[in-house]
The RNA shown here (Bacterial large signal recognition particle RNA) has 262 nucleotides and comes from an uncultured Chloroflexota bacterium.
RNA sequence: UCGUGCUAGGUGGGGCGUUAGCGGUGCCCUGUACCCGCAAUCCGCUACAGCGGGACUGAAUGCCCGUCCGAGAGCAGCGUCUGAAGGGACUGCGAGCGCCAGGCGGCGUUGAGAGCCUGGUCCUGUGCGGCGACGUCCGGUGAACCCCGCCAGGGCCGGAAGGCAGCAACGGUAAGUCGGUAACGUCGGGUGCCACAGGGUCGCCGGGUUUGAGCAGGCCAGCAGGAGCAAGCCGGCAGCGCAGCCCGACGGCGGGGCACGG
Numbered sequence: 001u002c003g004u005g006c007u008a009g010g011u012g013g014g015g016c017g018u019u020a021g022c023g024g025u026g027c028c029c030u031g032u033a034c035c036c037g038c039a040a041u042c043c044g045c046u047a048c049a050g051c052g053g054g055a056c057u058g059a060a061u062g063c064c065c066g067u068c069c070g071a072g073a074g075c076a077g078c079g080u081c082u083g084a085a086g087g088g089a090c091u092g093c094g095a096g097c098g099c100c101a102g103g104c105g106g107c108g109u110u111g112a113g114a115g116c117c118u119g120g121u122c123c124u125g126u127g128c129g130g131c132g133a134c135g136u137c138c139g140g141u142g143a144a145c146c147c148c149g150c151c152a153g154g155g156c157c158g159g160a161a162g163g164c165a166g167c168a169a170c171g172g173u174a175a176g177u178c179g180g181u182a183a184c185g186u187c188g189g190g191u192g193c194c195a196c197a198g199g200g201u202c203g204c205c206g207g208g209u210u211u212g213a214g215c216a217g218g219c220c221a222g223c224a225g226g227a228g229c230a231a232g233c234c235g236g237c238a239g240c241g242c243a244g245c246c247c248g249a250c251g252g253c254g255g256g257g258c259a260c261g262g
Stems, first nucleotide, its partner, number of pairs: 001262006009057003012030005020046005034054005063256006072247001074245002077242003081239003086234002090232002092229002098223002102220003106215002113211009122199006128192002131188006137180005147172003155164003
């Protein structure tokens, strides 16, 4: 170095998630790598490995070790970067209200403002009116007997003359009931451009009178204040970019069994 027969091993691996931890099922990456059964209100384990059953391959392109590259996942950091929400401390802007009376405008000697007097507005009572309720009043109706009048028939008393009680009908009436409303009375009120008396308030409105030059606050300016707005700003989220840590598939390179024989 080649051949034959074996055995270790291999027939995918990795990240995230889950878990005390690990492998698998799950999601993702790599890229093509036997089959069957099981697995998220999980399955199997404590191992150079999912568990159980079968098949193939086998010392190298395929297995093991080292190293390089690095798809991709995870972690935390930074940014005059981008986006959509949020906040209202700070910067900025800032409405209404308030103060002032400088400017403009308004009212004012045909009298501003102020003082005084008086009336109204407010309260109480009375009168009158209006409205309403009830009563009186007027009309209708209204009692088998226990209401009235008159009482046919019939009845009772009497020898008779005569007398008595009395139903129905008829006439009337009581309580009641239905209506009317001119008048009268009693009572009531979210009653009145009404009248009278008393009270009360100085706020507003009106009148009178005295005095005699201001009054008022519409706009602008000024002062104070800060409801609010969210450009700056603040904290977080997502994306993108930059540099970093950690794991790492596929792939490159180097090395690595036993026996016999040529």
Model confidence (mean pLDDT): 76 of 100. Rfam family: Bacterial large signal recognition particle RNA. It is annotated as a non-coding RNA gene.